[in-house]
């Protein structure tokens, strides 16, 4: 300095749940909040999952279908990136 590894330390992020707010929903954002997290940092590129306002099928209901909507804390992948016991 590189590539592995995951002991400490410092310092970091934060599932459920709860109140606002938006949004059709899935969910997201604030703030409290700690189940976890060595990328739980960023990217929907590939598979997955979730939701159906709109559309579209129905004579209509009710049910199913459809992402262009969401998830990176679901797995791969691609960029980046703290520390140092080995």
């Nucleotide at each position: 300095u590189u590539a592995a590894a995951g002991a400490a330390a410092a310092g970091g992020c934060a599932a459920a749940c709860u109140u606002a707010u938006u949004g059709a929903a899935a969910a997201a954002u604030a703030a409290g909040g700690a189940c976890g997290c060595a990328a739980a940092g960023u990217u929907a590129c590939a598979g997955g999952u979730c939701u159906a306002a709109g559309g579209g099928g129905g004579a209509a209901g009710a049910u199913g279908c459809u992402a262009u909507g969401a998830u990176g804390g679901c797995u791969g992948g691609g960029c980046u990136g703290c520390c140092u016991a080995u």